[in-house]
Context: one part of a larger RNA
RNA sequence: GAACGAACGCUGGCGGCGUGCUUAACACAUGCAAGUCGAACGAGAAAGCCCUUCGGGGUGAGUAAAGUGGCGCACGGGUGAGUAACGCGUGGGUAAUCUACCCUUUGGCGGGGGAUAACACUUCGAAAGAGGUGCUAAUACCGCAUAAGACCACGCCCUCGAGGGGGAGUGGGAAAAGAUGGGGAUCUUCGGACCUGUCACCAGAGGAUGAGCCCGCGUACCAUUAGAUAGUUGGUGGGGUAACGGCCUACCAAGUCGAAGAUGGUUAGCUGGUCUGAGAGGAUGAUCAGCCACACUGGGACUGAGACACGGCCCAGACUCCUACGGGAGGCAGCAGUGGGGAAUAUUGCGCAAUGGGGGCAACCCUGACGCAGCAACGCCGCGUGUGUGAAGAAGGCUUUCGGGUCGUAAAGCACUGUCGAGUGGAACGAGCCUGUUAUGGUUAAUACCCGCGACCCCGACGGUACCACUUGAGGAAGCACCGGCUAACUCCGUGCCAGCAGCCGCGGUAAUACGGAGGGUGCAAGCGUUGUUC
Repeated sequence: GAACGAACGCUGGCGGCGUGCUUAACACAUGCAAGUCGAACGAGAAAGCCCUUCGGGGUGAGUAAAGUGGCGCACGGGUGAGUAACGCGUGGGUAAUCUACCCUUUGGCGGGGGAUAACACUUCGAAAGAGGUGCUAAUACCGCAUAAGACCACGCCCUCGAGGGGGAGUGGGAAAAGAUGGGGAUCUUCGGACCUGUCACCAGAGGAUGAGCCCGCGUACCAUUAGAUAGUUGGUGGGGUAACGGCCUACCAAGUCGAAGAUGGUUAGCUGGUCUGAGAGGAUGAUCAGCCACACUGGGACUGAGACACGGCCCAGACUCCUACGGGAGGCAGCAGUGGGGAAUAUUGCGCAAUGGGGGCAACCCUGACGCAGCAACGCCGCGUGUGUGAAGAAGGCUUUCGGGUCGUAAAGCACUGUCGAGUGGAACGAGCCUGUUAUGGUUAAUACCCGCGACCCCGACGGUACCACUUGAGGAAGCACCGGCUAACUCCGUGCCAGCAGCCGCGGUAAUACGGAGGGUGCAAGCGUUGUUC
């Protein structure tokens, strides 16, 4: 000198864009943060309103709430405790692998069965909840049929780089589900069959995306850590996995690593980047992005395409809460917020209008992701706090060699301007979709439906905000540090090695430009200094 997620002191007008628990991965009251689908399925209220013969009926409404089932909940969001490691970075391998939804493509979707929740009745329990009996549906569940080297076993041929690719043979066991819009004939139990459109379902092939595993190289400090290792190193058989492998197991052998630093200890998430520097380098890893790890602590599996799962389950532990003492409930390192710790870090806000995500044919629903607003000079950037004129120069302050000098065109006065602020009026971009109405092309038996493409209508949290116009009136808007040298800026008074200053050198013991005050000056400026840290 530059920088900062900063803090502290003094001061503080406005706006834009960013940033904001670095400490206790400490404990958490309260609310919200993951649901959705009635076009998979069975069942199905009430309030309110209307009518009433006062018995009830209609509507609300096949709505709400709940259940079976499907998909999602493995994404998004948080944190950095652990980890010195194939964790990360980079470059490869997978002939050792998987991949729901999505896209392309091939073929299929036949015919049956038995249950069960909801519900009703009932039992136990303080509760959380649990049990029994009876009824019922499905795209829930289970047989049967059919099925291609897609799979397995046995051998065969070609090719190749290992379990890769291609081809044929024998045997084996493997699949499925329907829903809905529209409809002229025909059939009809009036539900449909049938035709047609859309969505779904099953088996296979390919793609895309995502992931698993393996390897080369790189990746902090300590030798005042020198030896470490028995599933240890390798082999064979077996198990396990999507998959290779001591990953696990039985047996056999005795290996394996290490001064090119094993083992042990300490510290630490890694990277793109960021800061500094002419560079080389050094330091660092907030915000944003990629990867990893974790979710009260430790362990475990279940479901699933995917988890050993933050707002799932089980066990153990610590802590907190409820209890009828028998037993139960919980997990903010999600967004706000509270206590605590600390020098120190914000609102228990608005909205799904946009972008993105989940579900749904869709309308739509959900979304503390996200978009916005609030607080904080925490940072960067921009603007303002007036402009012109005005005396050999008012008053006043300071100083003086008493002549003067200086603050100083500074003020006053005169003439203007109108940024910002305040007030009044107007007023956005961000909006494109979707639904509905309608014109027109395609599909089709069809002027239905559906799809495509136009027109109109509808949809804005921010927000009556930005922005624009007008009114007002110099009015509401300047401080902080320093002035001995380094280092820009000097005098007076007070003090008298005292009080004090200080980054280094050093000042202060009676004329202190170094302490304290004043006048003056210098620097920066809505900031200025100090402290801390890095270069």
RNAcentral holds the full RNA, with entries from ENA. Small-subunit ribosomal RNA, 5' domain from an uncultured bacterium, 535 nucleotides, folded computationally. Its Rfam family is "Bacterial small subunit ribosomal RNA". Rfam links the family to the GO terms structural constituent of ribosome and ribosome. The coordinates come from a structure-prediction model, not an experiment, and the mean pLDDT is 83.